Source information:
Large-subunit ribosomal RNA, domain III from a marine sediment metagenome, 401 nucleotides, folded computationally. The RNAcentral record of the full RNA draws on MGnify.
[in-house]
Context: one part of a larger RNA
RNA sequence: AAGUAGCGUAAAUGCGGGUGCAAAACCCGCACGCCGAAAACCUAAGGUUUCCUGGGUAAAGCUAAUCUUCCCAGGGUUAGUCGGGUCCUAAGCCGAGGCCGAGAGGCGUAGGUGAUGGAAAACAGGUUAAUAUUCCUGUACCACCUUAUGAGUGUUUGAGCGAAGGGGGGACGAAGAAGGGCAGGCCAUCCGGGUGACGGAUAUCCCGGUUCAAGCCUUUAGGCGGGAGAGGUAGGAAAAUCCGCUUCUCUAUUCAACGCUGAGGGGUUAUGAGGAGGAAAGCCGCAAGGCGGACCGAACUGGUUGAUCCCAUGCUUCCAAGAAAAGCCUCGUAGUGAGCUCGUAGGGUGCUCGUACCGCAAACCGACUCUGGUAGGUAGGUAGAGAAUACUAAGGCGUUU
Numbered sequence: 001a002a003g004u005a006g007c008g009u010a011a012a013u014g015c016g017g018g019u020g021c022a023a024a025a026c027c028c029g030c031a032c033g034c035c036g037a038a039a040a041c042c043u044a045a046g047g048u049u050u051c052c053u054g055g056g057u058a059a060a061g062c063u064a065a066u067c068u069u070c071c072c073a074g075g076g077u078u079a080g081u082c083g084g085g086u087c088c089u090a091a092g093c094c095g096a097g098g099c100c101g102a103g104a105g106g107c108g109u110a111g112g113u114g115a116u117g118g119a120a121a122a123c124a125g126g127u128u129a130a131u132a133u134u135c136c137u138g139u140a141c142c143a144c145c146u147u148a149u150g151a152g153u154g155u156u157u158g159a160g161c162g163a164a165g166g167g168g169g170g171a172c173g174a175a176g177a178a179g180g181g182c183a184g185g186c187c188a189u190c191c192g193g194g195u196g197a198c199g200g201a202u203a204u205c206c207c208g209g210u211u212c213a214a215g216c217c218u219u220u221a222g223g224c225g226g227g228a229g230a231g232g233u234a235g236g237a238a239a240a241u242c243c244g245c246u247u248c249u250c251u252a253u254u255c256a257a258c259g260c261u262g263a264g265g266g267g268u269u270a271u272g273a274g275g276a277g278g279a280a281a282g283c284c285g286c287a288a289g290g291c292g293g294a295c296c297g298a299a300c301u302g303g304u305u306g307a308u309c310c311c312a313u314g315c316u317u318c319c320a321a322g323a324a325a326a327g328c329c330u331c332g333u334a335g336u337g338a339g340c341u342c343g344u345a346g347g348g349u350g351c352u353c354g355u356a357c358c359g360c361a362a363a364c365c366g367a368c369u370c371u372g373g374u375a376g377g378u379a380g381g382u383a384g385a386g387a388a389u390a391c392u393a394a395g396g397c398g399u400u401u
Base pairs, nucleotide, nucleotide: 013031014030015029016028017027018026032398033397034396035395040378041377042376046358047357050356051075052074053073054072055071056070060068061067080141081140082354083353084352085351087118088117092113093112094111098107099106100105122139123138124137125136126135142350143349144348145347146346147345148344149343150342151341152340153339160336161335165331166330167329168328173318174317175316176315179311180310181309184305185304186303187302188301190209191208192207193206194205195203211273212272215268216267217266218265219264222261223260224259225258226251227250228249229248230247231246232245233244235243236242274300277296278295282291283290284289319322364373365372380392381391382390383389
């Protein structure tokens, strides 16, 4: 320079009470304002304790601070079913031998590794200051082991097991259209409550609620395929009773039967849970009142609208012709050798890692409490073609002078 520029989007504050040395900023309350395809909620990455409680105010916070994501101390993350591993493979990467290269090293077979994909199984309610599909209550399910029992089958006329093997399956494009549903919305019904402090308002008035899963049983709108048996067999690198091919028989034939699949519905789960509201003890307060919440607990039904969600990996059309492997089913080689399979009723086992909190942000990436950047899911109401836009609900904020 200069007590100057600035104090980081023009969403906005005001009042009362509390605490305190001190209050524009902290806490409580009442108003007002802002967002509402977000400035709400869930979650991936990333962060790594920032979460909760008590205490503190030097420094940090563009001001103050009693406050904080700051400092100190203590506490907090509970899983067979959610996600990862004990399973599988894609691109990519690594790579025994190998090839190449002065060297360093490069490439690459077998093989391995590697999710953003495939593969068993859980829902509803309650609860904490802080966790919950993890704890608790209720009701389930899956895999493996095992006991009893019934049926079937087998013991040299060989059941079953049996692989880096065979086969099936898993298993897949894009666009479009129509249909059936559910979620959700709205209206009514029913239940509970209210009757107005400037006039009117017992009324066709106002306010609030009208909810519920997985599982199990049954079945639908629809979609797909004809079905069953026997014989033969040069293919599936060996074998095969499996698959393929082929012959024959039986049966059925277009709104068929049968089988597979299938949202949703009905029943049950539920004599349960939730539920507006009422509310005891206890605590604070002179009081008014506040905190607290044991316990009690109504109705819980119909119509209409209606998705981008489900049936659907469906259907139709088209050309550019649209992953792999394992789990799973089946066959059976070498071999093994007395049990095995199914049903019913019981019993047991289920390891490990993540789980707090932020997550369009003051906690991530930007040197900062930075007008920037950041994948996915949910998607109320009125008007509207609409996820635009405006106002608004739930919810969250008023952006630290």